[in-house]
This is a predicted structure of a 72-nucleotide RNA (transfer RNA) from a Candidatus Harrisonbacteria bacterium. The organism belongs to Candidatus Harrisoniibacteriota, within Bacteria. It was read from a public genome assembly. The coordinates come from a structure-prediction model, not an experiment, and the mean pLDDT is 83. It matches the Rfam family "tRNA".
RNA sequence: GGACGCUUAGCUCAGCGGUAGAGCACUUCGUUUACACCGAAGGGGUCGGAGGUUCGAGACCUCCAGCGUCCA
Numbered sequence: 001g002g003a004c005g006c007u008u009a010g011c012u013c014a015g016c017g018g019u020a021g022a023g024c025a026c027u028u029c030g031u032u033u034a035c036a037c038c039g040a041a042g043g044g045g046u047c048g049g050a051g052g053u054u055c056g057a058g059a060c061c062u063c064c065a066g067c068g069u070c071c072a
Stems, first nucleotide, its partner, number of pairs: 001071007010024004018055001026042005048064005
């Protein structure tokens, strides 16, 4: 320098153009002498950034950034 993949909650990841979710973690309550386990409830997101397409974009298009793999 070129090709491809990835970027969504604290972590690991889902999400056929139509309300952003799960597990774990965290908080509160129940249970216990207490802790853990278990049960119930709850908080947490400018979906990497900027534009574009569309009635509507996490998703489609372009550019940029970061990470990874391969080629040179």